[in-house]
RNA sequence: UAGUUAAUCAUCUAGGGUUCCGCCAGAUUAUCUGGGUCAGGUCCAAGAGAUGAUGCACAUAAUAUUAUGUGUUCACGGACGGAUAAAAGCCUAGGAGAU
Repeated sequence: UAGUUAAUCAUCUAGGGUUCCGCCAGAUUAUCUGGGUCAGGUCCAAGAGAUGAUGCACAUAAUAUUAUGUGUUCACGGACGGAUAAAAGCCUAGGAGAU
C1' cells in the first nucleotide's frame, strides 16, 4: 500500500418520536380541534446491548448420512444526508477519522 473475513433470523432492552389508542384542554359535543416541555399501550430500535435458534469451523463416534461436544474472538468513533406519521444508538456506517 492492497485484498479477504468478523454470518442470518426471532424475541427483548437502552433509546426514539407522535400516525393510531389512551390521557389533558376546548368546542358548534354519539363527533371535531389542539397538546409528546402528556406517565403510558400500538409502532421504530442497537456492528461496537441481552437471550435463543439456525448456520459455519474443528474433534469424536457410528455409518453413508446422522448424532454429540467445543468454539464463533476484537471493536475508540463523528457530521452532512435519508426513510417512515415523526424521530432515534435505525440506514448512510465495522463509513471518514483514530489506534